The prediction has a mean pLDDT of 80. This is a predicted structure of a 72-nucleotide RNA (transfer RNA) from an Anaerolineales bacterium.

[in-house]
RNA sequence: GACCUCAUGGUCUAAUGGUUAUGACGCUGGGCUUUCAAUCCAGAAGCGGGAGUUCGAUUCUCCCUGAGGUUA
Repeated sequence: GACCUCAUGGUCUAAUGGUUAUGACGCUGGGCUUUCAAUCCAGAAGCGGGAGUUCGAUUCUCCCUGAGGUUA
């Protein structure tokens, strides 16, 4: 340099172009307990940036940024 894959809460992760974006761990509050742990209930927290297509984009297309891989 060329090509391929990926980017979603603090971390990991799911998603047929359409209902309130899924689950786990973690975090916060509460219940239980003499206390802690465990356990139960509730809550906060997320689609890398820009443009395009579409009635509608996390999803499709292009560019950029970043990460990984193959090859010379």

It matches the Rfam family "tRNA". Rfam classes the family as a transfer RNA.